Context: one part of a larger RNA
RNA sequence: UGACGGGGGUCCGCACAAGCGGUGGAGCAUGUGGUUUAAUUCGAUGAUACGCGAGGAACCUUACCUAGGCUAGAAUGUGAGCGAAUGAUUCAGAGAUGGAUCAGUCAGCAAUGACGCGAAACAAGGUGCUGCAUGGCCGUCGUCAGUUCGUGCCGUGAGGUGUUGGGUUAAGUCCCGCAACGAACGCAACCCCUAUAAUCUGUUGCCAGCAUGUCAUGAUGGGGACUCAGGUUAGACUGCCUACGCAAGUAGAGAGGAAGGAGGGGACGACGUCAGGUCAUCAUGGCCCUUACGCCUAGGGCGACACACGUGCUACAAUGGUAGGUACAGAGUGCAGCGAGCUAGCAAUAGUAAGCGAAUCACAAAAAGCCUAUCACAGUUCGGAUUGGGGUCUGCAACUCGACCCUAUGAAGCUGGAAUCGCUAGUAAUCGCAUAUCAGCCAUGAUGCGGUGAAUACGUUCCCGGACCUUGUACA
Numbered sequence: 001u002g003a004c005g006g007g008g009g010u011c012c013g014c015a016c017a018a019g020c021g022g023u024g025g026a027g028c029a030u031g032u033g034g035u036u037u038a039a040u041u042c043g044a045u046g047a048u049a050c051g052c053g054a055g056g057a058a059c060c061u062u063a064c065c066u067a068g069g070c071u072a073g074a075a076u077g078u079g080a081g082c083g084a085a086u087g088a089u090u091c092a093g094a095g096a097u098g099g100a101u102c103a104g105u106c107a108g109c110a111a112u113g114a115c116g117c118g119a120a121a122c123a124a125g126g127u128g129c130u131g132c133a134u135g136g137c138c139g140u141c142g143u144c145a146g147u148u149c150g151u152g153c154c155g156u157g158a159g160g161u162g163u164u165g166g167g168u169u170a171a172g173u174c175c176c177g178c179a180a181c182g183a184a185c186g187c188a189a190c191c192c193c194u195a196u197a198a199u200c201u202g203u204u205g206c207c208a209g210c211a212u213g214u215c216a217u218g219a220u221g222g223g224g225a226c227u228c229a230g231g232u233u234a235g236a237c238u239g240c241c242u243a244c245g246c247a248a249g250u251a252g253a254g255a256g257g258a259a260g261g262a263g264g265g266g267a268c269g270a271c272g273u274c275a276g277g278u279c280a281u282c283a284u285g286g287c288c289c290u291u292a293c294g295c296c297u298a299g300g301g302c303g304a305c306a307c308a309c310g311u312g313c314u315a316c317a318a319u320g321g322u323a324g325g326u327a328c329a330g331a332g333u334g335c336a337g338c339g340a341g342c343u344a345g346c347a348a349u350a351g352u353a354a355g356c357g358a359a360u361c362a363c364a365a366a367a368a369g370c371c372u373a374u375c376a377c378a379g380u381u382c383g384g385a386u387u388g389g390g391g392u393c394u395g396c397a398a399c400u401c402g403a404c405c406c407u408a409u410g411a412a413g414c415u416g417g418a419a420u421c422g423c424u425a426g427u428a429a430u431c432g433c434a435u436a437u438c439a440g441c442c443a444u445g446a447u448g449c450g451g452u453g454a455a456u457a458c459g460u461u462c463c464c465g466g467a468c469c470u471u472g473u474a475c476a
Stems, first nucleotide, its partner, number of pairs: 001476002003473003007470007015460002019423005026314008034305002042053002064300007076123003081117003086103007106113002125289002128287003134283002136278003139274001141272001146185006152161003165176003191266004196234007206223002210221003237260001240254001241252004303442001316416001320375007332363003337356002341352004382413001387408007429452007
């Protein structure tokens, strides 16, 4: 100087407390361990692995296994030589691949060129190892308020001071004081979205007033008022008032204001820590393989199942289930696409087909909600697992191993032990919608979007993590 303490002081955080809802029990989905296997490819492992890499494992992907093949190799360049290119048929084979036949006979006078095949050779290839050789990127402490430097001063020196103290703040934020005076990286602000208003511009958006038209609809003329869209500006600064205070600032159900003391949300992550993670995104040193640890192909596996754990979904019901009627979003996506309408089908879907590269058309029905009817507490009109049968769709192909529809079946489950998680407001809870990936989809996941919309916080003694000062130490 640090680190540590079941030392002290001060302070903070959904850390506790106060509340609300879960997990832990059930069934299923998914990830992991273990076991099994020819293979169940690899990585991630307290917090900081486990719906994680994977924002799509039937083939492909694919790295694994079995079997069959290739050896300058699957790609690209140079390339002697051969042939136009190319198309079709056929044989063997699981295919990769190998063989056969036919058609065709390029441009240019030529040299030669384009295209295809291609010996030798030069440059290959490796998801093989090392993340403890590395770059880059990322997680974490932590959006915590810290980490340092120059000069000066103090100390023999390591170092100290500044950065401590008194206040204050979300903040090393600011004020006052002070052997310090300044400065840098962080904090804050500058950026984006959102909440209000003004102004400009009105198409594909809107429709108050004036007309036209319809069973009905901004459908039409027209209009720019309103909504909305997109630009530009204004607005919030403790600026004003009161109280306290030297100041910084604090308090106020104070004024004004759409918004009040950081208005709400995002992006943004200091010096560093964990030899944290990644050599399998990529790049890369070293090591290793080179008729194989490279490459091609078919099939299988990554989907196994006594079991254990994590994360979720659906429930156990009446604040509910079922049937009918009816209302209101936002944000997205669409041409190998979205597909209205009509027809067929109980339905998944199929046939036909308008419009739309979309503020114009479509996906599109929002759902919870509201109204009416029914069920009366039951393993039920709860719950939907499992299984039988029949179909639809995607795709070369749904056996291993897809989703969806119909019908039948109708398991466990009556609120969950010890323990444990999230959340402080448009939040939790609850309800649906969209998108990426994508032929299809194992999505109950992820990322967004809106609808409905709470309870509680006395307080900081205690648990956990952290910040500053101080103290002890046989630790560095």
Molecule: small-subunit ribosomal RNA, 3' major domain
Organism: uncultured bacterium